Transfer RNA from a Gammaproteobacteria bacterium, 73 nucleotides, folded computationally. RNAcentral records the identical sequence in 2 taxa. Rfam family: tRNA. About the family: Transfer RNA (tRNA) molecules are approximately 80 nucleotides in length.
[in-house]
RNA sequence: GCCGACGUAGCUCAGGUGGUAGAGCAACUGAUUCGUAAUCAGUAGGUCCCGAGUUCGAGUCCCGGCGUCGGCA
Numbered sequence: 001g002c003c004g005a006c007g008u009a010g011c012u013c014a015g016g017u018g019g020u021a022g023a024g025c026a027a028c029u030g031a032u033u034c035g036u037a038a039u040c041a042g043u044a045g046g047u048c049c050c051g052a053g054u055u056c057g058a059g060u061c062c063c064g065g066c067g068u069c070g071g072c073a
Base pairs, nucleotide, nucleotide: 001072002071003070004069005068006067007066010025011024012023013022019056027043028042029041030040031039049065050064051063053061
């Protein structure tokens, strides 16, 4: 330099054929316990990498950029 995959909650990842975002773990609160852990119930947490376009409507589709990883040279 060229090609490909990926970028969504603190972490690991879902998200059908576009319809106002979820799980597990972690955190916090409560219950339980003499106390801790475990267990149970609940709460909070996301400008979906950035910008532009299509659309009534974009995490999803098109384009450009940035980053990470892999392949080729």